[in-house]
RNA sequence: CGGGCCGGCCAGACGGUCGCGUCGUCCCGGCUCCGGCCGGGACGCCGAGGAACGUCCGGGCACCGCAGGGCAGGGCGGUGGGUAACACCCACCCGGAGUGAUCCGCGAGAAAGUGCAACAGAGAGCAGACCGCCUCCGGGUCGCGCUUCUUCGGGAGCGUGGACCGGCGGUAAGGGUGAAACGGUGGUGUAAGAGACCACCAGGGGCCCGAGUGAUCGGGCUCGCUGGGUAAACCUCGCCCGGUGCAAGGUCAGACAGGGAACGACGACGGGGCCCCCCGAGUUCCCGGGUAGACCGCUAGAGGAUCACGGCGACGUGCUCCCGAGAGAGAUGGCCGUCCCGACGAGAGUCGGACAGAACCCGGCGUAUCGGCCGACCCGUUUG
Repeated sequence: CGGGCCGGCCAGACGGUCGCGUCGUCCCGGCUCCGGCCGGGACGCCGAGGAACGUCCGGGCACCGCAGGGCAGGGCGGUGGGUAACACCCACCCGGAGUGAUCCGCGAGAAAGUGCAACAGAGAGCAGACCGCCUCCGGGUCGCGCUUCUUCGGGAGCGUGGACCGGCGGUAAGGGUGAAACGGUGGUGUAAGAGACCACCAGGGGCCCGAGUGAUCGGGCUCGCUGGGUAAACCUCGCCCGGUGCAAGGUCAGACAGGGAACGACGACGGGGCCCCCCGAGUUCCCGGGUAGACCGCUAGAGGAUCACGGCGACGUGCUCCCGAGAGAGAUGGCCGUCCCGACGAGAGUCGGACAGAACCCGGCGUAUCGGCCGACCCGUUUG
C1' cells in the first nucleotide's frame, strides 16, 4: 500500500424564528365550604432511541390461586463459570469451514422400542446375485486316448479336455446405481471367494495408567467388534416452569337506585281494619356493587460515569460524582442562515444526510439503519 476479519463509539453542529406538552413563578377573570379550584396569558427550565421497534425469552412489581407430591402440558440440553433470572453473556472442549485473523453448530440419547426416506439401482437395513467369477449336472459340437468292427475311405462304444448353450447352487473380491451398498491395503486360503485367517492402518467396545474442577485429551493391554442417516419424528434421560398483566392494583369524596336502625304529641297527609292500632310517607344516622371522575401506582433504578482492587473474561467489590419525558393510549415538530459529510458538475451551484419513535420498569435476543470515526488482529506485496 492492497485485501480481509473482529470489537467499540457517533447518529450532523451552532445561531435565529414560529409552534406543541409537563412543571415552576407571576398577572387577569370567574367560583368558593377561604383550604383552594377552573379558564386565559406572560416568562423560565426541561422534553425519545441505539434500536424507544418486534413483543420472542428472562425477571422486578401487583392481584388471584396454592399443605405436600404426582399426572398432563410447555421449555431447556457439551463442560465450567457470570447473573435477580434467562433461551443471554464469558472462558474452555468437541466437530466442521477457511492459508489465517476468525466464523459456524438451535452440540444429551440412533447397540430401549416404533416410524420415515424421492430418483437411480438386482438389492436401502443385520440387505442384495443384474453383469462377472466358480463347482456340479445335462445337451450338441470340436479335439485326444483306448477297445472293437471294417469294403481300409471310415463307423460304433467308453473315457477325457477346451470353448458354447441351458439348469441347480456357491461367491459381496471386480463392474455398474446411488447422498449412502455392511472398514482400507497387502497376503494366506479357496472350486471361486469372504475378518474365514494373518500383518499394518482407521474406527469402536472393555479394563487400566496419567493430565484436567470438568467436558475432554494422551498412552498401554485386550476383544475381529466394523452395528448407516433422521430425535426443530414419536420417544427415552436429566433439569426448570402456578395464572393474569400497570387497561395490574389501590385510595378518595359526592350523587342515584336500594337496604337497615332510630325518632316523634299519632296532631296533620295516603291506605287498611272494631273504640284504637298497623303500614306507607316524613326527619336523622349507617351501609351502599359496577361504570364515569380525581389522585396514587409513575419513574432514583438489579441506573450511569471516572478511578482503584479481584478475575483470562463475562462480572464483582469499594470510593467519589451525575441523573430535569412520563401523559387524555394524544406533546417531543417545522422553517431560515452559516458550517460539516456524500454524490453530480469545469465552475457558480444543485440534490441528498438513514432506520425509526417512549407509555410500569429493568436484563437480553432478533430485526431495520444514509454514512462517519477509533482500536486490535490476519493474509499478500514492497522498502529498510